[in-house]
This is a predicted structure of a 266-nucleotide RNA (Bacterial large signal recognition particle RNA) from Dictyoglomus sp. NZ13-RE01.
RNAcentral holds the sequence, with entries from ENA.
Its Rfam family is "Bacterial large signal recognition particle RNA". Rfam classes the family as a non-coding RNA gene. A reference for the family is Rosenblad et al. (2003), "SRPDB: Signal Recognition Particle Database", Nucleic Acids Res.
The source organism's lineage runs through Bacteria, Dictyoglomota, Dictyoglomia, Dictyoglomaceae and Dictyoglomus.
The coordinates come from a structure-prediction model, not an experiment, and the mean pLDDT is 75.
Parts: sequence; structure tokens; C1' cells
RNA sequence: CUAUGCUUAGGUGGGGAGCUAGCGGUGCCCUGUACCUGCAAUCCGCUAUAGCAGGACCGAAAGGCCACCUGAGGCUUUGCCUUGUAGAAUAGGAGGGAGUAUGGGAACGAUGAUAGUCAGGAACUGUGCAAUGGGAAGGCUUCAAACCCCGCCAGGUCCGAAAGGAAGCAACGGUAAGAAGCUCUUCUCAUGUGCCGCAGGACUCCUGACUGGAGUUCACCGCUCCCUUACUAUCUGGAAGGCAUAAGUCGAGGGUGGAGGCAUAG
Repeated sequence: CUAUGCUUAGGUGGGGAGCUAGCGGUGCCCUGUACCUGCAAUCCGCUAUAGCAGGACCGAAAGGCCACCUGAGGCUUUGCCUUGUAGAAUAGGAGGGAGUAUGGGAACGAUGAUAGUCAGGAACUGUGCAAUGGGAAGGCUUCAAACCCCGCCAGGUCCGAAAGGAAGCAACGGUAAGAAGCUCUUCUCAUGUGCCGCAGGACUCCUGACUGGAGUUCACCGCUCCCUUACUAUCUGGAAGGCAUAAGUCGAGGGUGGAGGCAUAG
């Protein structure tokens, strides 16, 4: 160095996140094709030599170990973007209110402003009357009592020798309690009925007459201020997703190289 055999080294997948005191496993995810059975997420088994139990196969090799290169993918931080969410009320917008000078604009005004006096009206309050509606009482009509209301009482009943008499149901007529209706009268209550009467007012508005002689008006625009809204933008907080030739970390797979058990034979 080669061949054969053995198995005592080792191997028959690995990794990420998460869980865990920690290490693995089942489960999720990424690679990738690399034995089987049992256990196992309110978990299963171990202890830094870190799955346990049993069986099978490979075997000093193409597996494994070490070093280097490459590198799927995952995680963390940071930054950016998108979406929507909670809050604030800074700017704009929208709505509302107030004010406005020597009324800024505008309108009215010598064909007479503000103001004053008188009169009238509207409006307000009170009150009276009417209307309407409700209630009550009276009046009229109708119905209405088997008996415990009246009248008259068929039939029948009772008394009587008879003549006659007595009580009296039904029916009929009437009446009471009561029910219904009618329109008339009276009383009472009510009103977005009427603007009919009376009274009140230095509130308000309008009209007319008179006095008087120059201002009056925020209804609209403008300007100023205040309040509200959360429509647009903005700010703050946190959430989801995406991107990053960013930083860090773990890292499968692939490539290169290296070391390397025993026995027999040549």
C1' cells in the first nucleotide's frame, strides 16, 4: 500500500423559534430524503458525558469529527412605507353667538331720520258673553213587577141546602224601583273656538295727526372676538402588514482539505 473479516470509535438526518433551571423529544416552521417499535404539550425522558426502553442495519467508509469557504431560512434591534385605531385641538374648513369706531361696505332718510305728544290697531294679562265638548238635575216618550204594587178579575178554589158571598192565579190596564231615547230648560267644568264686550300697562310692534330738524339701521357683506365640530392636514401613543445593499445572532445544505481502531494474508 492492497484484500478480507470484526466491532470496542462512530453512524442510520439536521437546524430555527418557542417551552425549560438547563438538555433533548413529541407538536409548529425551514432545509432535505437520512432504520423500526413504545412514551409524550393542562406534556414525555434525562442531568453539563443531558431523551429513555427494546430491536435491526452500516462500519473504519461515500458516514461522523476538526478547520476553512459558501449559504436557504429564522429571530432581535433600528429605519422607512402602507392600512386602520385611541387621544389632542395647532393651522385651514364648516356651524353658531357677540361686537363693530366719526357705520368700512351696503340700505333708508328734507317726498322729513332719531325722539316727543295724542289717537287707533296688533300683541299680552284678567274678566264677561257666545260657540263647541263633557257631566248633573228637571221635563216628555217607550220599555219595564209570575209572587212579596194597584184596579178588574175568565177558568178554577172555598163557605152555604140553595139564593148568594169570600179570597184570588193567569190574561188585560196602570204604576214604582230601573233601563233607553228625545229635544227643551237650569247648573257646572274645559279650550290654539270668537277676536264680540270691559279693564290694565312709561313692555314691544304698526298706522295716522302734530311738534321738531338730521340722523337711523348689524337683516347682508367685510373686520374682530368667543364657543362648538373633528371634515382636511398636523402632533402623540400603541397595533397589524410589508420593505431594507442596515446592524447583530443562530444556522440546515453544499464545496475543499486534514487526522484516523483491531485481526489475518500478500